[in-house]
Molecule: SAM riboswitch aptamer (S box leader)
Organism: uncultured Ginsengibacter sp.
C1' cells in the first nucleotide's frame, strides 16, 4: 500500500504499584476490594491451514462465493459496539438539542 473483518465470544494465578480506556477535545467508565502493564496457565474465535456439500464457470478443472463441521500449528483476542461523540448526508423536529440510519476519516487485526 491492497483486500477482508470489527453488535457475538472468551479469566484465573503471580509480579508490580498509579494511573488507565490509541492521539486531541468533550462525555462516560475502569482503578489501592490493585486497574493499565508484564509473565504463566487456561479460554474464545476461525484470518492463515485442511475437509464436505452446494452455486457459478468450464470441455473438464482450478479459482471465486455460500453453508456446515474441525482446531495440530502461525497470528490475534480475552471490560464496556473500535466505550461513545467529533466531519458529511438523510429521517424525526417549526427550529435547536436529542435520537435513528448511512457514509467518510482515524484506528485495530489478519492475509498478501
Nucleotide at each position: 500500500c491492497u483486500u477482508a473483518u470489527c453488535a457475538a465470544g472468551a479469566a484465573a494465578g503471580g509480579c508490580a504499584g498509579a494511573g488507565g480506556g490509541a492521539a486531541a477535545u468533550g462525555g462516560c467508565c475502569c482503578a489501592a476490594u490493585g486497574a493499565c502493564g508484564c509473565c504463566u496457565u487456561g479460554g474464545c474465535a476461525a484470518c492463515c491451514u485442511a475437509a464436505a456439500u452446494g452455486a457459478c464457470u468450464u470441455a473438464a478443472a482450478a479459482a471465486u462465493c455460500a453453508u456446515u463441521a474441525a482446531a495440530a500449528g502461525g497470528u490475534g483476542c480475552u471490560a464496556a459496539c473500535u466505550c461513545c461523540a467529533u466531519c458529511c448526508c438523510g429521517g424525526u423536529u417549526u427550529a435547536c438539542c436529542g435520537c435513528c440510519g448511512g457514509g467518510a476519516g482515524a484506528g485495530a487485526u489478519a492475509a498478501g